[in-house]
RNA sequence: UCAGGAGGCCGGGUGGCCGCCCUUCCGCGAGGGAGGGAGGAAAGUCCGGGCUCCACCGGGCAGGGUGCUGGAUAACGUCCAGGCGCCGCGAGGCGACGGAAAGUGCCACAGAAACAUACCGUCCCUCACCCGCAACGGUGAGGUGAUAAGGGUGCAAUGGUGCGGUAAGAGCGCACCGUCGUGCUGGUGACAGCACGGUUCGGGCAAACCCCACCCGGAGCAAGGCCGAAUAGGAGGGCGGACCCGCCCUGGCGGGUCCAGGGGCGCCCGGCCCCAGACCCUCGGGUUGGCUGCACGAUCCUCUCGGCAACGGGGGGACCAGAUGGAUGGCCACCGGUCGCCCUCGGGCGACUACAGAACCCGGCUUACAGGCCUGCUGGACAA
Numbered sequence: 001u002c003a004g005g006a007g008g009c010c011g012g013g014u015g016g017c018c019g020c021c022c023u024u025c026c027g028c029g030a031g032g033g034a035g036g037g038a039g040g041a042a043a044g045u046c047c048g049g050g051c052u053c054c055a056c057c058g059g060g061c062a063g064g065g066u067g068c069u070g071g072a073u074a075a076c077g078u079c080c081a082g083g084c085g086c087c088g089c090g091a092g093g094c095g096a097c098g099g100a101a102a103g104u105g106c107c108a109c110a111g112a113a114a115c116a117u118a119c120c121g122u123c124c125c126u127c128a129c130c131c132g133c134a135a136c137g138g139u140g141a142g143g144u145g146a147u148a149a150g151g152g153u154g155c156a157a158u159g160g161u162g163c164g165g166u167a168a169g170a171g172c173g174c175a176c177c178g179u180c181g182u183g184c185u186g187g188u189g190a191c192a193g194c195a196c197g198g199u200u201c202g203g204g205c206a207a208a209c210c211c212c213a214c215c216c217g218g219a220g221c222a223a224g225g226c227c228g229a230a231u232a233g234g235a236g237g238g239c240g241g242a243c244c245c246g247c248c249c250u251g252g253c254g255g256g257u258c259c260a261g262g263g264g265c266g267c268c269c270g271g272c273c274c275c276a277g278a279c280c281c282u283c284g285g286g287u288u289g290g291c292u293g294c295a296c297g298a299u300c301c302u303c304u305c306g307g308c309a310a311c312g313g314g315g316g317g318a319c320c321a322g323a324u325g326g327a328u329g330g331c332c333a334c335c336g337g338u339c340g341c342c343c344u345c346g347g348g349c350g351a352c353u354a355c356a357g358a359a360c361c362c363g364g365c366u367u368a369c370a371g372g373c374c375u376g377c378u379g380g381a382c383a384a
Base pairs, nucleotide, nucleotide: 001380002379003378004377006375007374008373009372010371012335013334014333015332016331017330018329020037021036022035023034024033025032026031039355043366044365046364047363048362049361050360051220052219053218054217056271057270058269059268060267061266063216064215065214066213067212068082069081070080071079072078083097084095085094086093087092098211099210103209104208105205106204107203119151120150121147122146123145124143125142126141127140128139129138130137159177160176161175162174163173164172178200179198180197181196182195183194184193185192186191224292225291226290227289234283235282236281237280238279239277240259241258242257243256244255245254246253247252248251261275262274263273264272299318300317301316302315303314304313305312306311336353337352338351339350340349341348342347
């Protein structure tokens, strides 16, 4: 200096005038003083929770989620560190990363054949013809013969390369890889390395069904609570049987025992609770008002300690929107940034200034973003 790769930050500021919202203080009131007022994504609603209400306790099934190992966290499908695989010269990046030997299923087309192989080819045997004394060689046909080395088709064709061997071949043998099994060593572990052995298993797909391991109640601030007001004090239906006792009296009431019924869970089993009541089921009507929930938080900043890190402990400091047809705006001036032109190199002129607006609140992920800054790292070229 060019090109990359990783992480972090900013993304507007100041002043004046006018206009909004909130908190707080003063004031009888009108009003006045002080302070504050959209985000890194507020977005998507993809995950996880806090919180509120409902649900009955246990076991199982269904349903859903995650899927290498170890950690962090309130938790997660997130983050950190590592392992393995793939991509990249590299810094780095990506991974839907348990199991194909429990079972079922799929691999179109092409190709002879895709849970299985002889289409071509090569060798052997037989026959015929050609050259030729013969041998050798060549061409063609046939075969219940041998062959997975070579070729074709395909994403993929009985592990790969090389040497030997063979009629030609083949792990047939050997060497080196790969793979499977066993053992040892290192590591918390995923795994890695080494050694020995094998009659060396056709593969891929589980982001196919499935198997395995772990996790999971439901609904949601329009949750929920209070006040006020109004309607139709609405309509229909449901709650078993047997025996015994007592009372009053011939039909009711009360109590007890047994067997059951209804309701409480997505389904099943067991247990438990309630059952004439403010109960259960169905239909219909009224209330669209106000207050609260509503911001002090798994909050933020800084120092220190532990940890490779994510993050955690401790000390000190800070308060930083709370609307409800929904506030933070309008105008003026100056500046900041980017681009273009001019330039007396002091600067001048013009244009532009991204994505985008809280609504109960947090931790993440994903997506959008004009422009700018900082810190390390990698590759190339050059100079010293």

About this RNA:
Predicted 3D model of a 384-nucleotide RNA (Bacterial RNase P class A) from a Dehalococcoidia bacterium. Its mean pLDDT, the model's own confidence on a scale to 100, is 77. RNAcentral holds the sequence, with entries from ENA. It matches the Rfam family "Bacterial RNase P class A". Rfam classes the family as a ribozyme. It is recorded under the gene name rnpB.